[in-house]
Context: one part of a larger RNA
RNA sequence: UUGGGCGUAAAGCAUCGUAGGUAGCUUUUAAGUCCGCCGUCAAAUCGUGGCUCAACUCGGACGGGCGGUGGAAACUACCAAGCUGGAGUACGGUAGGGGCAGAGGGAAUUUCCGGUGGAGUAGUGAAAUGCGCAAAGAUCGGAAAGAACACCAACAACGAAAGCACUCUGUUGGGCCGACACUGACACUGUGAGACGAAAGCUAGGGGAGCGAAUGGGAUUAGAUACCCCAGUAGUCCUAGCCGUAAACGAUGGAUACUAGGCGCUAUGCGUAUCGACCCAUGAAGUGUUGUAGCUAAUGCGUUAAGUAUCUCGCCUAGGAGUACAUUCGCAAGAAUGAAACUC
Numbered sequence: 001u002u003g004g005g006c007g008u009a010a011a012g013c014a015u016c017g018u019a020g021g022u023a024g025c026u027u028u029u030a031a032g033u034c035c036g037c038c039g040u041c042a043a044a045u046c047g048u049g050g051c052u053c054a055a056c057u058c059g060g061a062c063g064g065g066c067g068g069u070g071g072a073a074a075c076u077a078c079c080a081a082g083c084u085g086g087a088g089u090a091c092g093g094u095a096g097g098g099g100c101a102g103a104g105g106g107a108a109u110u111u112c113c114g115g116u117g118g119a120g121u122a123g124u125g126a127a128a129u130g131c132g133c134a135a136a137g138a139u140c141g142g143a144a145a146g147a148a149c150a151c152c153a154a155c156a157a158c159g160a161a162a163g164c165a166c167u168c169u170g171u172u173g174g175g176c177c178g179a180c181a182c183u184g185a186c187a188c189u190g191u192g193a194g195a196c197g198a199a200a201g202c203u204a205g206g207g208g209a210g211c212g213a214a215u216g217g218g219a220u221u222a223g224a225u226a227c228c229c230c231a232g233u234a235g236u237c238c239u240a241g242c243c244g245u246a247a248a249c250g251a252u253g254g255a256u257a258c259u260a261g262g263c264g265c266u267a268u269g270c271g272u273a274u275c276g277a278c279c280c281a282u283g284a285a286g287u288g289u290u291g292u293a294g295c296u297a298a299u300g301c302g303u304u305a306a307g308u309a310u311c312u313c314g315c316c317u318a319g320g321a322g323u324a325c326a327u328u329c330g331c332a333a334g335a336a337u338g339a340a341a342c343u344c
Base pairs, nucleotide, nucleotide: 004316005315006314007299008298012313020189021188022187024083025082026081027080029077031076032075033072034071035070036069037068038067039066040065041064046059047058049057050056086186087183088182089181091178092177093176094175098172099171100170101169102168103167104166105149109145110144111143112142113141114140115139116138120131121130158163201242202241203240204239205238206237210236211235215231216230217229218228253312254311255310256309257308258307261290262289263288264287265286266285268283269282271280294301295300318343319342326337327336328335329334
């Protein structure tokens, strides 16, 4: 306790899309729907009927069901035709760290080689381990390697999300604006299935500068399997596969419509203005901030809703427990699906 909910209390799955569900406007039909009339519905039951009551007898109403028939056409639905507002295509523009591939670049770091020089350096709260007269640290010149791209940089841009930034080239996806040319509902959502999916981890082969789980040492401490310091392997990087999870967060599924404003930013259109850039006014798209009505347990949300409604999917219901068992997937790590006893 379902006639409820899902930002923070339990609860929103990331995208495309199959089945399914739902779905614009006008005309048509009349299956559902609605209205009228007719037929039928044994007895018992029922009745404020009739015997003075009762037994008995008499009566057939209301309601509903089914069938027939005649209508209505608002809603759902069917057939056919049409429409353009939803959706899409073509056209003209436009911004972007959107993806993939290739080429190039400089700063820094470390190492190596050579020169100068000669005792410390490094590190900390303080130290020590460490490095250094076999010449360190410092400084100058040269070489190599790997990884990441300062400033610009933004409360900015792009992408479905994960994510995306040195520069150039090639290739490629999507968005937005405009004008209105074309198609004519082609739409929305989406069980299952499929593709993508940070970091860590795994397999094979490369690579390995810096950083750095593990590990070793030095400190601290009662202890210190830590925080601090000196080293340092896996890893971090690339290629080809696997894994499929995150506080994968806006902790807020998607679509459509409606409901006050104010102030910004991004790309774009029109008007105005001008030599031109501004300024001013305005449209639609995105992204912020503040706030009205309303909502909310509060916090807060508030035209980018957590408001008002519709459609559709997912999910929730104390702990035990995302556990056990089983199945599927995986090389493994594990992932997915996922209870009950019991307790309150």

This is a predicted structure of a 344-nucleotide part of an RNA (small-subunit ribosomal RNA, central domain) from Artemisia argyi. The coordinates come from a structure-prediction model, not an experiment, and the mean pLDDT is 81. It matches the Rfam family "Bacterial small subunit ribosomal RNA". Its family is annotated with structural constituent of ribosome and ribosome in the Gene Ontology.